This is a predicted structure of a 246-nucleotide part of an RNA (large-subunit ribosomal RNA, domain VI) from a metagenome. The coordinates come from a structure-prediction model, not an experiment, and the mean pLDDT is 88. Its Rfam family is "Bacterial large subunit ribosomal RNA". Gene Ontology terms of the family: ribosome and structural constituent of ribosome. The RNAcentral record of the full RNA draws on SILVA.
Context: one part of a larger RNA
RNA sequence: CGUUAGAAGUUUGAGAGGACCUGACCUUAGUACGAGAGGACCGGGUUGGACAAGCCGCUGGUGCACCUGUUGUAUCGCCAGAUGCAGCGCAGGGUAGCUACGCUUGGAAGAGAUAAGCGCUGAAAGCAUCUAAGUGCGAAACUCACCUCAAGAUGAGACUUCUUUUAAGGGCCGUUAUAGAUGAUGACGUUGAUAGGAAGCAGGUGUAAAGGCAGAAAUGUCACAGCCGAGCUUUACUAAUUGCCC
Numbered sequence: 001c002g003u004u005a006g007a008a009g010u011u012u013g014a015g016a017g018g019a020c021c022u023g024a025c026c027u028u029a030g031u032a033c034g035a036g037a038g039g040a041c042c043g044g045g046u047u048g049g050a051c052a053a054g055c056c057g058c059u060g061g062u063g064c065a066c067c068u069g070u071u072g073u074a075u076c077g078c079c080a081g082a083u084g085c086a087g088c089g090c091a092g093g094g095u096a097g098c099u100a101c102g103c104u105u106g107g108a109a110g111a112g113a114u115a116a117g118c119g120c121u122g123a124a125a126g127c128a129u130c131u132a133a134g135u136g137c138g139a140a141a142c143u144c145a146c147c148u149c150a151a152g153a154u155g156a157g158a159c160u161u162c163u164u165u166u167a168a169g170g171g172c173c174g175u176u177a178u179a180g181a182u183g184a185u186g187a188c189g190u191u192g193a194u195a196g197g198a199a200g201c202a203g204g205u206g207u208a209a210a211g212g213c214a215g216a217a218a219u220g221u222c223a224c225a226g227c228c229g230a231g232c233u234u235u236a237c238u239a240a241u242u243g244c245c246c
Stems, first nucleotide, its partner, number of pairs: 001152001005163007015149004021049007033038001051106005059100004066093005071086006110144003117137004169246004173189005194239003197235005203228003211222004
């Protein structure tokens, strides 16, 4: 821009894409078959491999603005305590998030029309013959079925609701995340929990400083302390003002 008034929401599916894998074991059954050796079809069940999608409750990884220990050096006048730099200085842990090595799920079943093949009836050709007329079965292939996209499907579809000059509805703007390169998408904008802050909790680290007590001292203890990022719940303290445009 179109879809011939403008919108919001819900859809149909022409069409397109994806997926389609497979082993072993148990049973049927040592049955059918076979002199024996051997040894099934069909059907039922269990458990794997590879692949794919999703997820983070578990097990792990990462987690450079979390906690702790610690080396060298410099600074804060000194002690104590901190901070900067040294690959996050190094080392030990680690929430959220993201992840696999973790977890869950999937391939199915079924239908239609068929291939090779197997048939039924059956003439040409009094027989025979699956074929000539007619008719049945038959495969991971085909068409459906399963998952996803999809009306620019210009053949532009359908349904519901709203609006008519005070439009409905959208955008700008702001606070933003389950979204994200930017657009876009989603939430919210005081009739408010959208983000920050604050409170509580979960969780991480591992028991802060100062002081008291014990000890000659190191150190221990008062003390699951102190500190803390993303998580959960709550709370208008701060910022989402007022408005403008189509």